Source information:
Small-subunit ribosomal RNA, 5' domain from uncultured Aquimarina sp., 524 nucleotides, folded computationally.

Context: one part of a larger RNA
RNA sequence: GGAUGAACGCUAGCGGCAGGCUUAACACAUGCAAGUCGAGGGGUAACAUUGGUGCUUGCAUCAGAUGACGACCGGCGCACGGGUGCGUAACGCGUAUAGAACCUACCUUUAACAAAGGGAUAGCCCAGAGAAAUUUGGAUUAAUACCUUAUAGUAUUAUCGGAUUGCAUAUUUUGAUAAUUAAAGAUUUAUCGGUUAAAGAUGGCUAUGCGUCAUAUUAGCUAGUUGGUAAGGUAACGGCUUACCAAGGCAACGAUAUGUAGGGGUCCUGAGAGGGAGAUCCCCCACACUGGUACUGAGACACGGACCAGACUCCUACGGGAGGCAGCAGUGAGGAAUAUUGGACAAUGGAGGCAACUCUGAUCCAGCCAUGCCGCGUGUAGGAAGACUGCCCUAUGGGUUGUAAACUACUUUUGUAUAGGAAGAACUGAUAUUACGUGUAAUAUUUUGACGGUACUAUAAGAAUAAGGAUCGGCUAACUCCGUGCCAGCAGCCGCGGUAAUACGGAGGAUCCAAGCGUUAUCC
Repeated sequence: GGAUGAACGCUAGCGGCAGGCUUAACACAUGCAAGUCGAGGGGUAACAUUGGUGCUUGCAUCAGAUGACGACCGGCGCACGGGUGCGUAACGCGUAUAGAACCUACCUUUAACAAAGGGAUAGCCCAGAGAAAUUUGGAUUAAUACCUUAUAGUAUUAUCGGAUUGCAUAUUUUGAUAAUUAAAGAUUUAUCGGUUAAAGAUGGCUAUGCGUCAUAUUAGCUAGUUGGUAAGGUAACGGCUUACCAAGGCAACGAUAUGUAGGGGUCCUGAGAGGGAGAUCCCCCACACUGGUACUGAGACACGGACCAGACUCCUACGGGAGGCAGCAGUGAGGAAUAUUGGACAAUGGAGGCAACUCUGAUCCAGCCAUGCCGCGUGUAGGAAGACUGCCCUAUGGGUUGUAAACUACUUUUGUAUAGGAAGAACUGAUAUUACGUGUAAUAUUUUGACGGUACUAUAAGAAUAAGGAUCGGCUAACUCCGUGCCAGCAGCCGCGGUAAUACGGAGGAUCCAAGCGUUAUCC
């Protein structure tokens, strides 16, 4: 000199953009953060409409008939998105390859298929138990839920062959025989959905080369350890696991141990080489009170799922139960220190759905904070009787404050008031037309804005609403007076102060920055 997720002190007008618990991965009140589909099903608890019946004429009752819909069965989603950095020195990350050792729901393309049956089970109803959480028994019922049989395929397995290719193990392809294994319907009637197979795409998993902190005052480490055979297991290879056999494997080019730490893109600094860091944004990894475990599923060993144990908190009728903010807000604690218990799904994206639509604390917005960067303003021009005041000098003249003020003439960014007022929007839906052929496509019209009466524009009056902080001995821009008297105090270093202090405290003046200025901390 530059920088910061800063803090503290004094001060403070506005706007835009960005940023905002670095500490206790400490504990959490309350609300919200993941649902959706009635075009899968039995249906109808509630709401609305409609219809029928009765007759006390405005009441009662019935009907799933329509809209719609609580709970239930079923499907998809809940493995994403969001948070944090505990652990991890590792194929964790980065980079480059390989899979002839693998998987992949939804999506796209292609081909074929969808037959015949069966038994249940929630819910509803009945009877109970319990303070509650919740739960037991009986009867009865449906499905795109579940099961059996048939039929397949470029499916899988076994046997016997053939061809082909390569990079060693082997790959790819093909013939015959045998065995095994599928399916679901709904509806607005041409769409959605279902089953099998192949390919693609996307995503993942595994392996390998290279790179990746400190300590030798850590020198030896290792028995599933290194390799082999066989079996098991996995989507897949593999000590991944097990039995047996052998005695190997790693290491001063630093094994093992200990400490520290998420990694990278990047960021700060520097001419560069380097040094330091890993907030915000993007990618990967890991974690979800602590520890362990599996289930379901295409995918989890699962943040707002399950089970077990532990610590902690809460409810209790004392028998027993409930819970997990490192999601968004918010609370306490810790700390020098870090914000609203806000709005909207209008846009982008996601889940479900034929769609309308529903959900979305992702996201987009708004609020608070000078935390940073950038921009603007606090007036402009004229104005000497160079006033008064203050301070300094004194030869009693003067100098400075100082064009400063007053005053004159203007201007109006911002602020105030009034009026107008967006873009961000195109979808979707509705209507109409045309093509086509029977519901798709195109075109036209119309409808849809949280922010927000915001940005922006115009008008009105008026300098009106708006400047501070540090420093002035040298380094280092800027000097005098008074007080004090090695006292009080200053100080980044040198140092200053003991009776004339440009260094302390105050005043006047000056200098540098400026809605900021200084101090502290940290990095180069």

Its mean pLDDT, the model's own confidence on a scale to 100, is 82. The source organism's lineage runs through Bacteria, Pseudomonadati, Flavobacteriales, Flavobacteriaceae and Aquimarina. Its Rfam family is "Bacterial small subunit ribosomal RNA".